[in-house]
Molecule: FMN riboswitch aptamer (RFN element)
Organism: Acidimicrobiaceae bacterium
RNA sequence: CAGAGUCCUCGGGGUUUGGGUGAAAGUCCCGACCGGCGGUGAGCCUCCGCCUCCUUCCACGAGUUCGGAAGGGUGGUACGUGGCGCAGUCCGCGAACCCCCGUCUCUUCCUUCGGGGCGAGGUGGGGGCCGAUCAGGUGCGAAUCCUGGGCCGACGGUCACAGUCCGGAUGGGAGAGGACACGA
Numbered sequence: 001c002a003g004a005g006u007c008c009u010c011g012g013g014g015u016u017u018g019g020g021u022g023a024a025a026g027u028c029c030c031g032a033c034c035g036g037c038g039g040u041g042a043g044c045c046u047c048c049g050c051c052u053c054c055u056u057c058c059a060c061g062a063g064u065u066c067g068g069a070a071g072g073g074u075g076g077u078a079c080g081u082g083g084c085g086c087a088g089u090c091c092g093c094g095a096a097c098c099c100c101c102g103u104c105u106c107u108u109c110c111u112u113c114g115g116g117g118c119g120a121g122g123u124g125g126g127g128g129c130c131g132a133u134c135a136g137g138u139g140c141g142a143a144u145c146c147u148g149g150g151c152c153g154a155c156g157g158u159c160a161c162a163g164u165c166c167g168g169a170u171g172g173g174a175g176a177g178g179a180c181a182c183g184a
Stems, first nucleotide, its partner, number of pairs: 001183001003182001005180006015031001018030003032164002034153002036093004043084003048080002050076002052073007088151002097128010108117003133149005155167003
């Protein structure tokens, strides 16, 4: 730091003690609360680059003007391959569920003994499914800023219908950070 690699760590918040109904509700009704990952902003910042000024040193002293290095500035700049960061509801992604393909293991059946078929589980890949935003303000400009009002939220379980409880899950995971060796 173009690039391909190995490993490590990290990687989700919110109703029982607000009230009502009821035999029973964190599940219904009123109210309350919450918002994964990457991108995207007329966002922020002088750490770096860059510009500028000063000091010292080197070179030059030429075809009149124009070179370089180090150090310093409570100088400038948001210009960039600089740093930090921005949306539940704009774009994309992730978990669950479903389908297909590869591969491994197991069970079982068939066999011309080479192997083949049904099923189950593990693992890798691909696909499907996958919710919800308006108004006003500021301003040249708002899908992201500010204010206000809306809306959305897998599956299984449950004395009664779940974004918030329990479970699969000490799982998986979008990704984030770091180390190492390689390469340039």